RNA sequence: GGGCCCGUAGUCUAGAGGUAGAACACUGCAUUCGCAUUGCAGAGGCGGCGGUUCGAUUCCGCCCGGGUCCA
Repeated sequence: GGGCCCGUAGUCUAGAGGUAGAACACUGCAUUCGCAUUGCAGAGGCGGCGGUUCGAUUCCGCCCGGGUCCA
C1' cells in the first nucleotide's frame, strides 16, 4: 500500500428500512435483625461526515478505530 470482516448501554451481544431488545453490572423499592439470594420498577447505547429514501442502527461512499490475510 491492497483485499476481507467488524464498530450498538459500563461489559458481552441481538436487531439488516418504520424512533433498539436481552444478559451481567448500576440505582430505587419489597423481602431479612443484617448481608446475600429472590421479586418488582428504573436510568443508561447505534464511531464520524456525506449520499439514497417520505423515513437510515439497517443500503451506498469516504474518513477514523480494531481484527485478519497478501505484498
A computed fold for a 71-nucleotide RNA from Candidatus Woesebacteria bacterium RBG_13_46_13, annotated as transfer RNA. The prediction has a mean pLDDT of 84. RNAcentral records the identical sequence in 2 taxa. The sequence is in RNAcentral, with records from ENA. Its Rfam family is "tRNA". The family's RNA type in Rfam is transfer RNA.